Overview:
The RNA shown here (Lysine riboswitch aptamer) has 179 nucleotides and comes from Peribacillus cavernae. The source organism's lineage runs through Bacteria, Bacillati, Bacilli, Bacillaceae and Peribacillus.

RNA sequence: AGUGCUGAUAGAGGUGCGAGAUUCAUCAGUAGGGACUUGGAGAAGUGUGAGCUUCAACGAAAGGUCUUGAAAGGGGAAAUCGCCGAAGCCGGACAGGACUCAUAACCUGUUAUCGGCUGGUCUGCCACCUAAUAAGUGGCUGAUUGUCAAGAUUGUUAUCUUGGAGAGCUAUCUCGCUG
Numbered sequence: 001a002g003u004g005c006u007g008a009u010a011g012a013g014g015u016g017c018g019a020g021a022u023u024c025a026u027c028a029g030u031a032g033g034g035a036c037u038u039g040g041a042g043a044a045g046u047g048u049g050a051g052c053u054u055c056a057a058c059g060a061a062a063g064g065u066c067u068u069g070a071a072a073g074g075g076g077a078a079a080u081c082g083c084c085g086a087a088g089c090c091g092g093a094c095a096g097g098a099c100u101c102a103u104a105a106c107c108u109g110u111u112a113u114c115g116g117c118u119g120g121u122c123u124g125c126c127a128c129c130u131a132a133u134a135a136g137u138g139g140c141u142g143a144u145u146g147u148c149a150a151g152a153u154u155g156u157u158a159u160c161u162u163g164g165a166g167a168g169c170u171a172u173c174u175c176g177c178u179g
Stems, first nucleotide, its partner, number of pairs: 001178004007173005014084001016083004022077003032068007042055004046104006087118005092111006119145004124140005147164007
């Protein structure tokens, strides 16, 4: 000096990512509670089956009127904190939850590789989820942006075209190899 990235450290992308608390609206005049009335035997504990428990002719379920009346999740705002596979999703595994058992599905958490996908942001369409046409997630388009590679033009080292992916890219140090 080159090369491999062996490892470490520090960084960049930008409406950048995430977390908890505060506050505001929504959830919603909903769920639930109470009174009256219709009704006349079942109802509740996630669905189904079995069991168990509780309520019920002092009136169950289901309706109607009046009255009272939430919360969680999700969202906006600014600040704080942690960061740049930040983070998210799918599948699997494990643990817990709602009375017990079985089964199916649901909810929560763990899994610094168990495996796979996505560089970031935004618009549109479809699907899921949800109270919601909000937000979120996934897929497909389109735009934009950063980075690297190849090519072309060149007037600063800038512009354009195509393509790839974060296990990436840049910088420094270190380790190995070659001269």
Source information: It was read from a public genome assembly, where an Rfam model found it. Its mean pLDDT, the model's own confidence on a scale to 100, is 77.